[in-house]
Context: one part of a larger RNA
Molecule: large-subunit ribosomal RNA, domain I
Organism: Diaphorobacter sp. HDW4A
RNA sequence: AGCAUAUGGUGGAUGCCUUGGCGAUGAUAGGCGACGAAAGACGUGAUAGCCUGCGAUAAGCUUCGGGAGCUGGCAAAUAAGCUUUGAUCCGGAGGUCUCUGAAUGGGGAAACCCACCCGCAAGGGUAUCGCAACCUGAAUACAUAGGGUUGCGAGGCGAACCGAGUGAACUGAAACAUCUAAGUAGCUCGAGGAAAAGACAUCAACCGAGAUUCCGAUAGUAGUGGCGAGCGAAUUCGGAAGAGCCUUGCAGUGAUAGUCAUUGGGUUAACAAAACGGCAUGGAAAGGCCGACCAUAGUGGGUGAUAGUCCCGUAUGUGAAAACCCAGUGGUGGUACUAGGCUGCAGAUAAGUAGGGCGGGGCACGAGAAACCUUGUCUGAAUAUGGGGGGACCAUCCUCCAAGGCUAAAUACUCAUCAUCGACCGAUAGUGAACAAGUACCGUGAGGGAAAGGCGAAAAGAACCCCGGGAGGGGAGUGAAAUAGAUCCUGAAACCGUAUGCUU
Numbered sequence: 001a002g003c004a005u006a007u008g009g010u011g012g013a014u015g016c017c018u019u020g021g022c023g024a025u026g027a028u029a030g031g032c033g034a035c036g037a038a039a040g041a042c043g044u045g046a047u048a049g050c051c052u053g054c055g056a057u058a059a060g061c062u063u064c065g066g067g068a069g070c071u072g073g074c075a076a077a078u079a080a081g082c083u084u085u086g087a088u089c090c091g092g093a094g095g096u097c098u099c100u101g102a103a104u105g106g107g108g109a110a111a112c113c114c115a116c117c118c119g120c121a122a123g124g125g126u127a128u129c130g131c132a133a134c135c136u137g138a139a140u141a142c143a144u145a146g147g148g149u150u151g152c153g154a155g156g157c158g159a160a161c162c163g164a165g166u167g168a169a170c171u172g173a174a175a176c177a178u179c180u181a182a183g184u185a186g187c188u189c190g191a192g193g194a195a196a197a198g199a200c201a202u203c204a205a206c207c208g209a210g211a212u213u214c215c216g217a218u219a220g221u222a223g224u225g226g227c228g229a230g231c232g233a234a235u236u237c238g239g240a241a242g243a244g245c246c247u248u249g250c251a252g253u254g255a256u257a258g259u260c261a262u263u264g265g266g267u268u269a270a271c272a273a274a275a276c277g278g279c280a281u282g283g284a285a286a287g288g289c290c291g292a293c294c295a296u297a298g299u300g301g302g303u304g305a306u307a308g309u310c311c312c313g314u315a316u317g318u319g320a321a322a323a324c325c326c327a328g329u330g331g332u333g334g335u336a337c338u339a340g341g342c343u344g345c346a347g348a349u350a351a352g353u354a355g356g357g358c359g360g361g362g363c364a365c366g367a368g369a370a371a372c373c374u375u376g377u378c379u380g381a382a383u384a385u386g387g388g389g390g391g392a393c394c395a396u397c398c399u400c401c402a403a404g405g406c407u408a409a410a411u412a413c414u415c416a417u418c419a420u421c422g423a424c425c426g427a428u429a430g431u432g433a434a435c436a437a438g439u440a441c442c443g444u445g446a447g448g449g450a451a452a453g454g455c456g457a458a459a460a461g462a463a464c465c466c467c468g469g470g471a472g473g474g475g476a477g478u479g480a481a482a483u484a485g486a487u488c489c490u491g492a493a494a495c496c497g498u499a500u501g502c503u504u
Stems, first nucleotide, its partner, number of pairs: 001503009015489001016454002020425002022422007029414002031157002039100003042055003046078001049074003061094006069082003105114003115126004128154009161192001162190005172179001176226001202209002213240005223231002244406003248346006258332011270318003276291004292309002294298001300312003355379008365391001386401005441448002461488001464475004
């Protein structure tokens, strides 16, 4: 030095576990905000820090309901206290709620600085824009512009879904320009719990249908297309859902919204609820054996190994002082801040519109034989004895009535709440994040962005002694186990030792 055996160190794979994720189903909710939001800064405890809660009334104050021990977590311990005169905690309703932030008195390098008016003080007011009313008021006589006061409203945030405006490129065409990607992504505006669309100037084909939306077929068909790549209907049928209406005037009627009362249901705390003992093993029984009981409860979780009968729950039943939601009934209400009711009579029937020229866009349809819809520009009718459409155009025939408006459901989505589920993951997986995670750290900044789980049933977390400066170790003790000793379950491999044997 090598090999073998044994025994260690290092290391943290593997196994097992799960507080965290991922996906889905059903229901709820679908908004919050000048009554100051979302998001924060700084404070706040007998307490140094972080998290949570809260706001100078500061882990809290008042009140109503529930109802036995308590003063949130990491995180013990001490101190001081509270509580059947009902605490802690849970639920309802209030009060307080510093400073920043739309931030709104002015300023500002967010969490800071500086004001004015009213008021003894406490406190209140003072942004901008829009609308309305009123007061004023130039050049310039009336006026108008402008100025002011008051009232009401808006503003900002929020995951996706929706409508509108604007609108790429990579890419594909095996290059590339028409084309495609795609009216996608992005940006902007606006709204709602859904939005949009919607009661035929629609289709059809000489038969007829009868608003819109969504799904399945028709059909990858007819078409369109450097007839390339590709794009791609309609009619009709089957389903989901189903709902129709308004307008001007006069006369009448009185359903509804709203509001009040009451009844019922639901949500926001909860409550009741059956029944186990023995023997042996073991550290521990829930496992084994013996016997017993409950079950509208033998879903699930915990408890020293696998528990219907130990605990929390679960099935079932019961339950609300208060607040909110839904429905019914009865008052009120009489068009009210807000109309889309019914009856009768009389009327009206949407003009710079339809259409046309030029240039675009949308229609599955790329100018094509190109109808139809839309409109930047130039034009420009008829008016029910009228007008539009039926894919150039004309006639016949059929069908409908534009240029005003409203409308539930079927449909889309999930930031969020509750319940349930998974041939989903199990710590290099699953969210980036099971842990002080959008943290530490990096970057001027926009932004980027980790690693890191497991002693034990219970800390019983090793008193005391010895060596040592300590770290650490040896005894002792705890424990079932300490090669479970605190970077502690299991503890693979690489790598490094020690002992013994053999070989060189």